The RNA shown here (SAM riboswitch aptamer (S box leader)) has 152 nucleotides and comes from uncultured Nocardioides sp.

[in-house]
RNA sequence: CUCAUCCAGAGGGACUGAGGGAACGGCCCUGAGAAGUCCCGGCAACCGCCACGAGCCUCCGCCACCCAGCCCGGUGACCACCGGAACGGGGCACGGACGUGGAAACGGUGCCAAAUCCGACCCGAUGCGACGGACGUGCCGGGGCAGAUGAG
Numbered sequence: 001c002u003c004a005u006c007c008a009g010a011g012g013g014a015c016u017g018a019g020g021g022a023a024c025g026g027c028c029c030u031g032a033g034a035a036g037u038c039c040c041g042g043c044a045a046c047c048g049c050c051a052c053g054a055g056c057c058u059c060c061g062c063c064a065c066c067c068a069g070c071c072c073g074g075u076g077a078c079c080a081c082c083g084g085a086a087c088g089g090g091g092c093a094c095g096g097a098c099g100u101g102g103a104a105a106c107g108g109u110g111c112c113a114a115a116u117c118c119g120a121c122c123c124g125a126u127g128c129g130a131c132g133g134a135c136g137u138g139c140c141g142g143g144g145c146a147g148a149u150g151a152g
Base pairs, nucleotide, nucleotide: 001152002151003150004149005148006147011040012039013038014037015036019029020028021027024119025118026117041112042111043110046108047107048106049102050101051100052099053098058097059096060095061094065090066089067088069087071084072083073082074081075080116146121143122142123141124140126138127137128136129135
């Protein structure tokens, strides 16, 4: 930098002792013990791993093999026939990509308060402040920004 996911799930102990939830605002958690370190446990299924390609063939590459239009050689006057085969076409298997499903044993990560805790910026719809304008404030949906994690 690119892509995917982010309303699910899963915590005890020891040491220590005041902060933490990224940042800003809010709202929370926290001496009934924050963050951190260690031990043990768990969750999940991103990657490795396994199987498959469905109802008419997922796509790409390709050893073997098949085809022979151009081309080359031979017989031959062209045609025709035979052989070869770079380019080309197909291609079981195999490899890769993608997708679907499986497992959670093993390996690489990740995670175990609250939706990424919520919001901020834009769009749509809508409530309230008696009515209209302006303004303020709330709620719902979508997108974006930022961030996190994984894979490349």

The prediction has a mean pLDDT of 77.
It matches the Rfam family "SAM riboswitch aptamer (S box leader)". Rfam describes the family as follows. The SAM riboswitch is found upstream of a number of genes which code for proteins involved in methionine or cysteine biosynthesis in Gram-positive bacteria.
The source organism's lineage runs through Bacteria, Bacillati, Actinomycetota, Nocardioidaceae and Nocardioides.